[in-house]
Molecule: transfer RNA
Organism: Taeniurops meyeni
RNA sequence: ACUUUUCUAGUAUAAAGACUAGUACAAAUGACUUCCAAUCAUUUAAUCUUGGUUAAACUCCAAGGAAAAGUA
Numbered sequence: 001a002c003u004u005u006u007c008u009a010g011u012a013u014a015a016a017g018a019c020u021a022g023u024a025c026a027a028a029u030g031a032c033u034u035c036c037a038a039u040c041a042u043u044u045a046a047u048c049u050u051g052g053u054u055a056a057a058c059u060c061c062a063a064g065g066a067a068a069a070g071u072a
């Protein structure tokens, strides 16, 4: 330099044009407990960025950014 793949809460991951973006762990609050732990309930928190297509985009398209692999 070229090619391919990936990017979703703090972490791991689902959703493959139809949503109110879900689950687990983590965090916070409360219950239980003499206290802690465990358990239970509740809450907070996310689509890499910009633009386009569409009645409707995490999803499709284009450009850019980041990461990984391969070739030279």
Base pairs, nucleotide, nucleotide: 001071002070003069004068005067006066007065010025011024012023013022027043028042029041030040031039048064049063050062051061052060